Record summary
A computed fold for a 72-nucleotide RNA from Pisolithus tinctorius Marx 270, annotated as transfer RNA. The same sequence occurs in records of 4 taxa. It matches the Rfam family "tRNA". The family's RNA type in Rfam is transfer RNA. The prediction has a mean pLDDT of 80.

RNA sequence: GCCUGAAUAGUUUAAUAGGUAAAACGACUUACUUGUAAUAAGUUAAUAGCGGUUCAAUUCCACUUUUAGGCA
Numbered sequence: 001g002c003c004u005g006a007a008u009a010g011u012u013u014a015a016u017a018g019g020u021a022a023a024a025c026g027a028c029u030u031a032c033u034u035g036u037a038a039u040a041a042g043u044u045a046a047u048a049g050c051g052g053u054u055c056a057a058u059u060c061c062a063c064u065u066u067u068a069g070g071c072a
Base pairs, nucleotide, nucleotide: 001071002070003069004068005067006066007065010025011024012023013022019055026044027043028042029041030040031039048064049063051061052060
């Protein structure tokens, strides 16, 4: 330099021939307990960035950033 893939909550992963984002762990609150743990209920928080297409984009397209692999 060229080619291919990846980027979603604090962490690990879902969500398709586009239809409005789910769960586990974690954190916090409440109940239970003499107290802690465990358990139950609830709350919290996310689509890497900027544009385009579309009634509608995590999803399709272009560019940028970061990252993994391959070729030379």